[in-house]
Description: The RNA shown here (SAM riboswitch aptamer (S box leader)) has 116 nucleotides and comes from Bacillus badius NBRC 15713. It was read from a public genome assembly, where an Rfam model found it. Model confidence (mean pLDDT): 82 of 100.

C1' cells in the first nucleotide's frame, strides 16, 4: 500500500509544556492568544489477547481454529469539541416545490482483527 471483516448516536482534565494552527479531501460551518497542533501526565473504552460461566464440537473429565455472557485497563492497539461536525453519489417518500426535508442504500474516511 491492497484485499476481507467488525464497529463508528455512548464515554473521556478548568493539569504541565508548547507556541498557530486545527476539525482526512472539496464546499459549508465551526474550534483556537479566555491560548491550536505536537509532546508529557491524566482519563475513556473491552477490538485483539487474558481469565471465568454457559452452549457447541472433539475427546474422555481434558481440549478447541466455534458461539455467547461476564470480569479485568500492571498485556497489544485505539480514542478523549460538535453523530465520522454537516453535505458530497443513488433510490424512495413528503411538502411550504427549494441550492428543501426525511428514510434507506452506496461511496469516502477512521479504528481493530486477519490475509497478501
Nucleotide at each position: 500500500c491492497u484485499c476481507u471483516u467488525a464497529u463508528c448516536a455512548a464515554g473521556a482534565g478548568a493539569g504541565g509544556u508548547g507556541g498557530a494552527g486545527g476539525g482526512a479531501u472539496g464546499u459549508g460551518c465551526c474550534c483556537g492568544a479566555u491560548g491550536a497542533a505536537g509532546c508529557c501526565c491524566g482519563g475513556c473504552a473491552a477490538c485483539c489477547g487474558u481469565c471465568a460461566g454457559c452452549a457447541g464440537c472433539a475427546a474422555a473429565u481434558u481440549g478447541c481454529u466455534u458461539g455467547u455472557u461476564g470480569a479485568a485497563a500492571a498485556g497489544g492497539u485505539g480514542c478523549c469539541a460538535a453523530u465520522u461536525c454537516a453535505c458530497a453519489c443513488a433510490a424512495a417518500g413528503c411538502c411550504c416545490c427549494g441550492u428543501g426535508c426525511u428514510u434507506u442504500g452506496g461511496g469516502a474516511g477512521a479504528u481493530g482483527a486477519g490475509a497478501g